[in-house]
This is a predicted structure of a 72-nucleotide RNA (transfer RNA) from an Alphaproteobacteria bacterium. The sequence was found in a public genome assembly. Its Rfam family is "tRNA". The family's RNA type in Rfam is transfer RNA.

RNA sequence: GGGUGCGUAGCUCAGGGGUAGAGCGUUGCCUUCACACGGCAGAAGUCGUUGGUUCAAUUCCAACCGCACCCA
Repeated sequence: GGGUGCGUAGCUCAGGGGUAGAGCGUUGCCUUCACACGGCAGAAGUCGUUGGUUCAAUUCCAACCGCACCCA
């Protein structure tokens, strides 16, 4: 220098046009003498950045940034 894949909650990952979810974690409550386990409820996201297409973009397109791998 060229190519491929990935980037979404604190972590691991779904979702591939109609406005975002799960598991674990975390907070509160119940339960216990207390802790753990368990049950109920909640919070936590400018969906890597910028532009384009569209009535509408996490989703499609382009450039860029970061990470991993392959080729040279």